[in-house]
This is a predicted structure of a 75-nucleotide RNA (transfer RNA) from an archaeon. The sequence is in RNAcentral, with records from ENA. Its Rfam family is "tRNA". The family's RNA type in Rfam is transfer RNA.
RNA sequence: GGCGAUGUAGCUUAAUCUGGUUAUGGCGUCACGCUCAUAACGUGAAAAUUGAGGGUUCAAAUCCCUCCAUCGCCA
Numbered sequence: 001g002g003c004g005a006u007g008u009a010g011c012u013u014a015a016u017c018u019g020g021u022u023a024u025g026g027c028g029u030c031a032c033g034c035u036c037a038u039a040a041c042g043u044g045a046a047a048a049u050u051g052a053g054g055g056u057u058c059a060a061a062u063c064c065c066u067c068c069a070u071c072g073c074c075a
Base pairs, nucleotide, nucleotide: 001074002073003072004071005070006069007068010027011026012025020058029045030044031043032042033041051067052066053065054064055063
């Protein structure tokens, strides 16, 4: 330099192919219940505007373009 893959809460992950109105689950965190207390268990809550910017569209995590980061292959 060329090609490809990946990027979504603190961590992990679904939804992408086929755009659709509240972005899913688990772990963790917080509150309450239970307990002498902790853990476990039960109930509830908060936390993302989907790597960044732009475009298309009534509507974009999803389609298109550019760029960034990580990984792999080729030279």